[in-house]
Molecule: transfer RNA
Organism: Gemmatimonadales bacterium
RNA sequence: GCCCCGGUCGUCUAGUGGCCCAGGAUGCCAGCCUUUCAAGCUGGAGGUCGCGGGUUCGAAUCCCGCUCGGGGUA
Repeated sequence: GCCCCGGUCGUCUAGUGGCCCAGGAUGCCAGCCUUUCAAGCUGGAGGUCGCGGGUUCGAAUCCCGCUCGGGGUA
C1' cells in the first nucleotide's frame, strides 16, 4: 500500500430503515429497608450512536470520504 472486522451513556453491550428524542447489565446519585455496612427494593442522572458528506418522506442502521483500534497479506 491493499483486503477484512470493529468504534453506541463511565465500562461492557443490544439494536441491520419508521414500533427508538436509542434498550439492558454494571457503575454513579437519592430514597426505602437495616443498630451500621453489604445485599435487596424503588426512583433518577448520564448518549451530538467516531468525524464530515450523500441517498431517502424518514438513517445508529444504506452509500462515499476521513479518522482511531484490531487482524490478514507482500